[in-house]
RNA sequence: CUCGUCCAAGGCAAACCUGGCGAAAGUCAGGGACGCAAAGUUACCGGUCUAAAGAUAUUUUGCAGUUUGAAAUAUCAACGAUGGCGGAACUGCCGACU
Numbered sequence: 001c002u003c004g005u006c007c008a009a010g011g012c013a014a015a016c017c018u019g020g021c022g023a024a025a026g027u028c029a030g031g032g033a034c035g036c037a038a039a040g041u042u043a044c045c046g047g048u049c050u051a052a053a054g055a056u057a058u059u060u061u062g063c064a065g066u067u068u069g070a071a072a073u074a075u076c077a078a079c080g081a082u083g084g085c086g087g088a089a090c091u092g093c094c095g096a097c098u
Stems, first nucleotide, its partner, number of pairs: 003095002011036002016031006034084001040090003044087003047082003054076008
C1' cells in the first nucleotide's frame, strides 16, 4: 500500500418521538438505534428530491373597452436539499489472516 473473519480504545446514528428553523425538500438540538471501517470532511461530476421567487399557458375577477392589476390552477425550472445514492478529492483508529 492492499485487506477487514479478529483484538484494543472508542466513534457515528436510520425509522420514530419532542422542540427550533424552512414555502418545501430538508436541516439543527434532545431522546432513540436500523445499520456503518470512513455513516469523517468537501455539492466538483452524475443521480434523486423539492419548487418559494421567476417564466409560460389557462381560467376567474374589477373596468364600457384596451393597456394593466389581483387571484386560482397547470407546466417548466436550482441559485435550494441530499456525503446514510454513486463517482472523485482530502484526511483518519486498530491489526488476526492474506
Source information: The RNA shown here (c-di-GMP-I-GGC riboswitch aptamer) has 98 nucleotides and comes from uncultured Thalassotalea sp. It was read from a public genome assembly, where an Rfam model found it.